[in-house]
Model confidence (mean pLDDT): 81 of 100. Predicted 3D model of a 74-nucleotide RNA (transfer RNA) from an Erysipelotrichaceae bacterium. Its Rfam family is "tRNA". Its family is annotated with triplet codon-amino acid adaptor activity in the Gene Ontology. The family's RNA type in Rfam is transfer RNA.
RNA sequence: GCGGGUGUGGUUUAAUGGUAGAACGGGAGCCUUCCAAGCUUUCGGCGUGGGUUCGAUUCCCAUCACCCGCUCCA
Numbered sequence: 001g002c003g004g005g006u007g008u009g010g011u012u013u014a015a016u017g018g019u020a021g022a023a024c025g026g027g028a029g030c031c032u033u034c035c036a037a038g039c040u041u042u043c044g045g046c047g048u049g050g051g052u053u054c055g056a057u058u059c060c061c062a063u064c065a066c067c068c069g070c071u072c073c074a
Stems, first nucleotide, its partner, number of pairs: 001070007010024004018054001025043006047063005
């Protein structure tokens, strides 16, 4: 330099054009003599910038980070 893959709450992971869901976790409450467990409720997310579309996490382009492979030069 070329090609490919991955990127979603604090962590792990779904959804693949039509309200972004779950588990763990954090807060508050209930329960309990207390703790743990359990129950209720709540917090928090689509790497970034553009484009297409009535509508984009999803499609297209660029870019960033990480990973893999190939090639050239020294």
The sequence is in RNAcentral, with records from ENA.